Model confidence (mean pLDDT): 86 of 100. The RNA shown here (c-di-GMP-I riboswitch aptamer) has 86 nucleotides and comes from a Clostridia bacterium. The source organism's lineage runs through Bacteria, Bacillati, Bacillota and Clostridia.

RNA sequence: GAGUGACAAAAGCAAACCGUGCGAAAGCGCGGGCCGCAAAACCUGAAGUCUAAAGCACCAAGUGCCAGGAUGGUUCAGUUGCCAUU
Numbered sequence: 001g002a003g004u005g006a007c008a009a010a011a012g013c014a015a016a017c018c019g020u021g022c023g024a025a026a027g028c029g030c031g032g033g034c035c036g037c038a039a040a041a042c043c044u045g046a047a048g049u050c051u052a053a054a055g056c057a058c059c060a061a062g063u064g065c066c067a068g069g070a071u072g073g074u075u076c077a078g079u080u081g082c083c084a085u086u
Base pairs, nucleotide, nucleotide: 002086003085004084005083012037013036017032018031019030020029021028022027035073041079042078045076046075047074048071049070050069055065056064057063058062
C1' cells in the first nucleotide's frame, strides 16, 4: 500500500417510539431511547424513492402535473478513518 472483516479489543453512531421545536408537507434539530450499522463518518455528483408550498392546467373549490424541497439508515460514486488478519 492492497484485500478481507472470521477471531477479538478499544471506540463510534443511534432505528422505531416518546417529549419538544422548525417546516405547507416529506422530513429535520435537540433530549430520552437502542432496532441495528465495518464506515449507519462526511459529502446530494448520478439514479431511485417521498412530499407538492409556490406555479401551471382543468373546473367549481377540488383534481392533475411539477423539485429550487427531502432522503447519506435506498443504491452507486467521491473524501477520510480504528483494529485485527492475509